A computed fold for an 86-nucleotide RNA from a Syntrophales bacterium, annotated as c-di-GMP-I riboswitch aptamer.
RNA sequence: CAUCGAUAAAGGCAAACUACUCCGAAAGGGUAGGACGCAAAGUCUCCGACCUAAAGCCCCCGGGCCAUGGCAGCGGGAUUGCCGAA
Numbered sequence: 001c002a003u004c005g006a007u008a009a010a011g012g013c014a015a016a017c018u019a020c021u022c023c024g025a026a027a028g029g030g031u032a033g034g035a036c037g038c039a040a041a042g043u044c045u046c047c048g049a050c051c052u053a054a055a056g057c058c059c060c061c062g063g064g065c066c067a068u069g070g071c072a073g074c075g076g077g078a079u080u081g082c083c084g085a086a
Base pairs, nucleotide, nucleotide: 004084005083012038013037017033018032019031020030022029023028036073042079043078044077046076047075048074050070051069056065057064058063059062
């Protein structure tokens, strides 16, 4: 340095769920609590999956399509980084 990841050390993050005179059309996000888990559960939508469908378009009045919206704790990729037993 690369790989790897311990019943190690120091710390970190925070699912479900709950609350909110918070943001958003929604999906979802934020803040506070909470702790299922996580060695990148730090960061980035580049690719695929998935969620939503406001605007727009189509059919014609109720539907359909659509990401420019999300999701990084779905997988891959990029990038940065703590510790150091085997």
It was read from a public genome assembly, where an Rfam model found it. Its Rfam family is "c-di-GMP-I riboswitch aptamer". From the family's description: GEMM was predicted in a large-scale screen for bacterial structured RNA regulatory elements. Model confidence (mean pLDDT): 88 of 100.